RNA sequence: UCCUGCGUAGCUCAAUGGUAGAGUAGGUGACUGUUAAUCACUUGGUUGUAAGUUCGAGUCUUACCGCAGGAG
Numbered sequence: 001u002c003c004u005g006c007g008u009a010g011c012u013c014a015a016u017g018g019u020a021g022a023g024u025a026g027g028u029g030a031c032u033g034u035u036a037a038u039c040a041c042u043u044g045g046u047u048g049u050a051a052g053u054u055c056g057a058g059u060c061u062u063a064c065c066g067c068a069g070g071a072g
Base pairs, nucleotide, nucleotide: 001071002070003069004068005067006066007065010024011023012022013021018055026042027041028040029039030038048064049063050062051061052060
């Protein structure tokens, strides 16, 4: 320098172009002699950045940034 993949909640990951969810973690409560475990409820998101296409973009297109792998 070129090619490929990835970037979404604190963490691990989902999500046919049509209201962004789960597990885990955090908080509150129940349970109990107490803790742990268990159960219920609940908080938490600029979907890496900036544009474009579209009635509508996490999803499609382009550029850039970061990470990983490969070629030279």